[in-house]
RNA sequence: ACCAGAAAAGGGCAAACACGCCGAAAGGCGGGGGCGCAAAGCCACGGGUCUUCGAACAGGAUUUCCUGUUCAUGACAGCCGGGUUACCUGG
Numbered sequence: 001a002c003c004a005g006a007a008a009a010g011g012g013c014a015a016a017c018a019c020g021c022c023g024a025a026a027g028g029c030g031g032g033g034g035c036g037c038a039a040a041g042c043c044a045c046g047g048g049u050c051u052u053c054g055a056a057c058a059g060g061a062u063u064u065c066c067u068g069u070u071c072a073u074g075a076c077a078g079c080c081g082g083g084u085u086a087c088c089u090g091g
Stems, first nucleotide, its partner, number of pairs: 002091004012037002017032001019030004035078001041084003045081003048076003054071007
C1' cells in the first nucleotide's frame, strides 16, 4: 500500500417508539431508548425515494378561497452505486 472480516480487545454509532425544540411538509436537532450496523464516519456526484411553502396549469367557487396534476431550489448517506477519511484483527 492492497485485500478480507472468522474469532477477539478497547470501544463507537443508534432503528422503532414516546417526550421537548425547529420546519409548510418531508425531515432535522436534543436527551431517553436499542432494532440493527465494520464505515450506520463524511460528501446529494449518478440512480432512486419522500415532501410541496412556493410556482405553473386545469376545474370549481366568486375579490381573499377550495380541489387536482406537475415541478425541487427542500430532504433521505440506516435504499443502491460512486467519491473520500479512519480503529482493531487476519492475509
This is a predicted structure of a 91-nucleotide RNA (c-di-GMP-I riboswitch aptamer) from Firmicutes bacterium HGW-Firmicutes-14. Its mean pLDDT, the model's own confidence on a scale to 100, is 89. The model forms 95% of the base pairs in the Rfam consensus. It matches the Rfam family "c-di-GMP-I riboswitch aptamer". About the family: GEMM was predicted in a large-scale screen for bacterial structured RNA regulatory elements.